Molecule: transfer RNA
Organism: Anaerolineales bacterium
RNA sequence: GCCGACGUAGCUCAAUUGGCAGAGCACCCGCCUUGUAAGCGGGAGGUUACGAGUUCAAUUCUCGUCGUCGGCUCCA
Repeated sequence: GCCGACGUAGCUCAAUUGGCAGAGCACCCGCCUUGUAAGCGGGAGGUUACGAGUUCAAUUCUCGUCGUCGGCUCCA
């Protein structure tokens, strides 16, 4: 340099192929307990990597950029 996959909450991952962005763990508050853990209830947490395009509507489709991983090629 070329090709492919991936990028969504602090972490690990969903979102039924365009129609209100979610779960588990973690975090905060409460209940329970002599106390802690566990358990139960509630809460907070998002520029869906970035920029543009298509569309009434984009996490989803198209293009570019950046990053991660894998493969290939050239030079030394």